The prediction has a mean pLDDT of 75. A computed fold for an 89-nucleotide RNA, annotated as Glycine riboswitch aptamer. The model forms 85% of the base pairs in the Rfam consensus.
[in-house]
RNA sequence: AUGACUGGCUCGGGAGAGACCGAAGCUGCGGUAACGGCGCCGAAGGGGAAAUGCAAAAAACUCUCAGGCAAAAGGACCGGGCCACGACG
Numbered sequence: 001a002u003g004a005c006u007g008g009c010u011c012g013g014g015a016g017a018g019a020c021c022g023a024a025g026c027u028g029c030g031g032u033a034a035c036g037g038c039g040c041c042g043a044a045g046g047g048g049a050a051a052u053g054c055a056a057a058a059a060a061c062u063c064u065c066a067g068g069c070a071a072a073a074g075g076a077c078c079g080g081g082c083c084a085c086g087a088c089g
Base pairs, nucleotide, nucleotide: 006084007083008082009081010080011079012078013077018038020037021036022035025032026031039069040068041067045065046063047062048061
């Protein structure tokens, strides 16, 4: 069993924060750009941890390593569909 929980695929929604400054090199002189500087964000991932609790254990809290700060992409999380599994009863 008119299928819990969990997982996969797919569709839709989905926030924040400088299209910042300098610049080797290259250049068809329009640009491009390794690298550097200052500021900032919190919702991939990662780290930390109070309370509670017999114990163990978090998070959207916190850090900002990674990531990000026009658009696009990504995006925690939410919802729909399909599939797998098959718990209580």